The RNA shown here (transfer RNA) has 72 nucleotides and comes from Vombatus ursinus. The coordinates come from a structure-prediction model, not an experiment, and the mean pLDDT is 81.

């Protein structure tokens, strides 16, 4: 360089219209001598960035940055 794939909670991933969720981790509680497991309740994210289209974007379209495959 070329072409393709991806980026959203600490990890892995849903998700064009109701308040952004699911699991696992985290915190507290119940339970135990105590810890784990189980169960109950919580906290954390303005979806890499800028811009279009659209009544409406985390999701569509473009540039960019990042990273991963494959070809050269």
């Nucleotide at each position: 360089g070329a072409c393709u794939c991806c980026a959203u909670a600490g990890c892995u991933c849903a998700g064009g219209g109701u308040u952004a969720g699911a699991g696992c981790a985290c915190u507290g509680g119940u339970c135990u001598u105590g810890a784990a497991a189980a169960c109950c309740a919580g906290g954390g994210g303005u979806c890499a960035u800028g811009a279009g289209a659209u009544c409406a974007a985390a999701u569509u379209u473009c540039a960019c940055u990042g990273g991963g495959a494959u070809c050269u």
Record summary: It matches the Rfam family "tRNA". Rfam classes the family as a transfer RNA. The organism belongs to Vombatus, within Eukaryota. RNAcentral holds the sequence, with entries from Rfam.